The RNA shown here (transfer RNA) has 73 nucleotides and comes from Halteria grandinella. It matches the Rfam family "tRNA". It is annotated as a transfer RNA. The sequence is in RNAcentral, with records from Rfam. NCBI's taxonomy places the organism under Eukaryota, Alveolata, Stichotrichia, Sporadotrichida, Halteria.

[in-house]
RNA sequence: GGGUUCAUAGCUCAACUGGGAGAGCGUCGUGCUGUUAACACGAAGGUCGGAAGUUCAACCCUUCCUGGGCCCG
Numbered sequence: 001g002g003g004u005u006c007a008u009a010g011c012u013c014a015a016c017u018g019g020g021a022g023a024g025c026g027u028c029g030u031g032c033u034g035u036u037a038a039c040a041c042g043a044a045g046g047u048c049g050g051a052a053g054u055u056c057a058a059c060c061c062u063u064c065c066u067g068g069g070c071c072c073g
Base pairs, nucleotide, nucleotide: 001072002071003070004069005068006067007066010025011024012023013022019056027043028042029041030040031039049065050064051063052062053061
């Protein structure tokens, strides 16, 4: 340099071929308990890597950029 793949919550990952952004763990609160843990319930936490384009509508499609993995040279 070329090809390919990935980037979504603090961490690990979903979102079914465009129309409500979620789960588990973690954190916080409450209940339970003599206390902690465990358990139950609830809550907070996301400009979906960045920018443009297509569309009535984009995490999803197209282009470019940034970063990581793999292959080729």